[in-house]
Context: one part of a larger RNA
RNA sequence: GGCUUCGGCACCUGCUCGCUCAAGGCGCUGGCGCAAUGCUUCCGCACGGCCCGUCUUGAAACACGGACCAAGGAGUCUAACAUGCGUGCGAGUCUGCGGGUGGCAAACCCGUAGGCGCAAGUAACCUGAGCGGUGGGACCCCUUCGGGGUGCACCAUCGGCCAACCAUGAUCUUCUGUGAAAGGUUUGAGUCGGAGCAUGCCUGUUGGGACCCGAAAGAUGGUGAACUAUGCCUGAGCAGGGCGAAGCCAGAGGAAACUCUGGUGGAGGCUCGUAGCGUUACUGACGUGCAAAUCGUUCGUCAGACUUGGGUAUAGGGGCGAAAGACUAAUCGAACCAUCUAGUAGCUGGUUUCCUCCGAAGUUUCCCUCAGGAUAGCUGGAGCUCGUGCAGUUUUGUCAGGUAAAGCGAAUGAUUAGCGGCCUCGGGGGAGAAGCUCCCUCGACCGAUUCUCAAACUUUAAAUGGGCAAGACGCCGGGGUUGCUCAAUUGAACCCCGGCACGGAAUGAGAGCUCCAAGUGGGCCAUUUUUGGUAAGCAGAACUGGCGAUGCGGGAUGAACCGAAAGCCGGGCUACGGCGCCCAACUACGCGCUAACCUAGAUCCCACAAAGGGUGUUGAUUGAUUAAGACAGCAGGACGGUGGUCAUGGAAGUCGAAAUCCGCUAAGGAGUGUGUAACAACUCACCUGCCGAAUCAAUUAGCCCCGAAAAUGGAUGGCGCUGAAGCGCGUGGCCUAUGCCCGGCCAUCGGGGCGAAUGCGAGGCCCCGAUGAGUAGGAGGACGCGGGGGUCGCCGCGCAGCCUGGGGCGCGAGCCCGGGUGAAGCGGCCCCUGGUGCAGAUCUUGGU
Numbered sequence: 001g002g003c004u005u006c007g008g009c010a011c012c013u014g015c016u017c018g019c020u021c022a023a024g025g026c027g028c029u030g031g032c033g034c035a036a037u038g039c040u041u042c043c044g045c046a047c048g049g050c051c052c053g054u055c056u057u058g059a060a061a062c063a064c065g066g067a068c069c070a071a072g073g074a075g076u077c078u079a080a081c082a083u084g085c086g087u088g089c090g091a092g093u094c095u096g097c098g099g100g101u102g103g104c105a106a107a108c109c110c111g112u113a114g115g116c117g118c119a120a121g122u123a124a125c126c127u128g129a130g131c132g133g134u135g136g137g138a139c140c141c142c143u144u145c146g147g148g149g150u151g152c153a154c155c156a157u158c159g160g161c162c163a164a165c166c167a168u169g170a171u172c173u174u175c176u177g178u179g180a181a182a183g184g185u186u187u188g189a190g191u192c193g194g195a196g197c198a199u200g201c202c203u204g205u206u207g208g209g210a211c212c213c214g215a216a217a218g219a220u221g222g223u224g225a226a227c228u229a230u231g232c233c234u235g236a237g238c239a240g241g242g243c244g245a246a247g248c249c250a251g252a253g254g255a256a257a258c259u260c261u262g263g264u265g266g267a268g269g270c271u272c273g274u275a276g277c278g279u280u281a282c283u284g285a286c287g288u289g290c291a292a293a294u295c296g297u298u299c300g301u302c303a304g305a306c307u308u309g310g311g312u313a314u315a316g317g318g319g320c321g322a323a324a325g326a327c328u329a330a331u332c333g334a335a336c337c338a339u340c341u342a343g344u345a346g347c348u349g350g351u352u353u354c355c356u357c358c359g360a361a362g363u364u365u366c367c368c369u370c371a372g373g374a375u376a377g378c379u380g381g382a383g384c385u386c387g388u389g390c391a392g393u394u395u396u397g398u399c400a401g402g403u404a405a406a407g408c409g410a411a412u413g414a415u416u417a418g419c420g421g422c423c424u425c426g427g428g429g430g431a432g433a434a435g436c437u438c439c440c441u442c443g444a445c446c447g448a449u450u451c452u453c454a455a456a457c458u459u460u461a462a463a464u465g466g467g468c469a470a471g472a473c474g475c476c477g478g479g480g481u482u483g484c485u486c487a488a489u490u491g492a493a494c495c496c497c498g499g500c501a502c503g504g505a506a507u508g509a510g511a512g513c514u515c516c517a518a519g520u521g522g523g524c525c526a527u528u529u530u531u532g533g534u535a536a537g538c539a540g541a542a543c544u545g546g547c548g549a550u551g552c553g554g555g556a557u558g559a560a561c562c563g564a565a566a567g568c569c570g571g572g573c574u575a576c577g578g579c580g581c582c583c584a585a586c587u588a589c590g591c592g593c594u595a596a597c598c599u600a601g602a603u604c605c606c607a608c609a610a611a612g613g614g615u616g617u618u619g620a621u622u623g624a625u626u627a628a629g630a631c632a633g634c635a636g637g638a639c640g641g642u643g644g645u646c647a648u649g650g651a652a653g654u655c656g657a658a659a660u661c662c663g664c665u666a667a668g669g670a671g672u673g674u675g676u677a678a679c680a681a682c683u684c685a686c687c688u689g690c691c692g693a694a695u696c697a698a699u700u701a702g703c704c705c706c707g708a709a710a711a712u713g714g715a716u717g718g719c720g721c722u723g724a725a726g727c728g729c730g731u732g733g734c735c736u737a738u739g740c741c742c743g744g745c746c747a748u749c750g751g752g753g754c755g756a757a758u759g760c761g762a763g764g765c766c767c768c769g770a771u772g773a774g775u776a777g778g779a780g781g782a783c784g785c786g787g788g789g790g791u792c793g794c795c796g797c798g799c800a801g802c803c804u805g806g807g808g809c810g811c812g813a814g815c816c817c818g819g820g821u822g823a824a825g826c827g828g829c830c831c832c833u834g835g836u837g838c839a840g841a842u843c844u845u846g847g848u
Base pairs, nucleotide, nucleotide: 002009003008051066052065053064054063067848068847069846070845071844072843075351077208078207079206080205081204082203084201085200086199087198088197089196092116093115094114096112097111098110099109100108120127121126131159132158133157134156135155136154140149141148142147160191161190162188163187164186165184166183172177211350212349214347218340219339220338221337222336223335229314230313231312232311233310234309235308236307237306238304240272241271242270243268247264248263249262250261251260252259253258276301277300278299281297282296284295285294316332318328319327353782354781355780356779357778358777363376365374366373367372377520378519379517380516381515382514383513384512385511386510390508391507393506394505395470396469397468398467399466405460406458407457412454413453414452417449419447420446421445424444425443426442427441428440429439430438431437474500475499476498477497478496479495480494481493482492484491523547524546525545526544528542529541530540531539532538552563553562554561567745568744569743570742571741572740573739577735578734579733580719581718582717586732588731589730590729591728592727593726601721612706613705614704616703617702618701619700620699621698622697623696624695625694633690634689635688636687637686639663640662641661645657646656669684673682674681746772747771748770749769750768751767752766753765754764783837785834786833787832788831789830790829791828792827793826794825801821802820803819804818806817807816808815809814
């Protein structure tokens, strides 16, 4: 203190006892089990399964690295700074230096300097900080459980104070200064009862070789002309032929000059050709060679600008060059060696153990920016503060808009066709002597209609999308302040006091804030919208969703399509897609279509086919004909005026032109074709007989066919399939994904409970719920190796290491035990420390 029939009942709290539940302890008992249903290895079969690493939008790639094994092999250390976390002291803190008892100090004590902090502002002279209001605010206190009170830290906001700046200027005054009170929408890395200093660790930034390997270059100082280039000096070497210059001799001719003939002679950057030197062709041999330039045959030259030994000279931006940028020691469009030098590289390659949690970007802005950075974004980590605040949602109210559509007998612009009109204008024509006089006509023009259009047209005008609002910071009442406002204590704004809780739509989920930092800054695809382009697996945008970073089922195959996202398992049910066989599941059921001989057809993206045709077949629509006998078939007739007129060399139905009547008829065109030089003849239209029931034309749509030709042999995925196993409908059953449901286990996250009395312990125990993809990247927790400190151990009754068809633990990195070998050291735990983990680097060295 609630109800009460006054007996009590309900509720709350404390103690005790009993009961129950959970964890834990001890004990008892049952099942299985001593070699197996476990583990390991090998072989066979079935199913699935493309090779790792890498750059990339995208790799199994006909992109690059990779034969195999062992060992070595890449984010380190330092200085400064920044955030966070920890530790010590704290208005201080820090050991740099010096000193300390007879002796012994890295550590103990004392002193002192210096750094940072304790006051800021200003360019400077210089001046220099009493304090508060309001709102939110965990915890705490009270509570009648509605709420109320106190309000720390902190956050927000409004003043105050300091300095600077702007403005003002009383007082005093030597007239130049001084500068009180009061002020500002200005600025400050200020103040507002301090928080720092030192140190350790993680992460990050910068300077250092700076994660490792790698240039092309640049500089300094040297070494080389044993190769080769050229000059000079001094030496050496070069068969045998051919051609036959000058000179000479003889003979002949001639008056002579001289000429001719025959010899002799032996010149020559002459010739054939050996040695030598060189090297044209076979584009021969060889091509892991005999050889880092050789061999064979062939070829060039071979008494000279010849070949060659030795000596000597010329040196690197230099030499030398019969010039090819040739040569200068297998190196030359600038040699070689050492050093600067671990040169630099926005570029290529590589970058070493495990598990758990989260998880991107290829966009913005700027840059001598476009293979790169910074900046914002996206992401992680560390936290901090608290709930009526929040939202990729809906509803209600309200606001802005000019896209889709529509419109053009509405404006602007474009645009087709006739109709009417005659005022005005122009062209042509007629009448007329002429007239702006009349008439005809073509346009312009005007009027009422009609056809078609617009990204830069529009009256109208969506859908989708966007903004704001849906209450306590509100509403009502009272009072106050103001330099604004008003005639005005009138208003407006703000402040104070009091009152009001059905918390003023739905739904959903915890929200807000701060600091530090990685990666990224090549993107690509799809539906829809859209720009350029003839188009593109083309280029550029928008919204959304994907791939990238992602496996799984389906599409035969496959980055992106369809389904659906994933811990480890068991059972059930499905999605997409399927159910002849390959291949799990009905050669299921019902209806219709299709016959396809270059080549029927067979499932989104998607792996092609068109215009145009078909008397293939099946439907549909429209219009005709038909028992007054159609259509088709067979048969008969198909005449006369008239050989119509014109034209023609001719034209008699039929070369051509115009015209196209009449008669007789059941019917017969001044003629549908064949034909003739022209006729003739035949035929058709048209009519009739036989026959006896449906027929014809046009259009349209399904399937099928044509249109439809390419280089290795070939692809509805293959086989194959035809009342389908094809195409179009409908119905039921069944198959199966890591999806959904149920259950078990693991991990992570969240919530709740218990919590040491009788050593320590909590980093503990128990219960419940949700979640689990992941490249770059971040974080947490672990494993292993070497060394050091502490502590506890093992070892000749056998350490380490190595081997192992043996056993066990852990998700894993790994660890433990048994056996063998081996012969002397080794390990656990807690700390410290690091040259600490390899498959890749055309990695290094060795081996095979």
RNAcentral holds the full RNA, with entries from ENA.
Large-subunit ribosomal RNA, domain II from Desmidiales sp., 848 nucleotides, folded computationally.
Rfam family: Eukaryotic large subunit ribosomal RNA. A reference for the family is Yusupov et al. (2001), "Crystal structure of the ribosome at 5.5 A resolution", Science.
The coordinates come from a structure-prediction model, not an experiment, and the mean pLDDT is 81.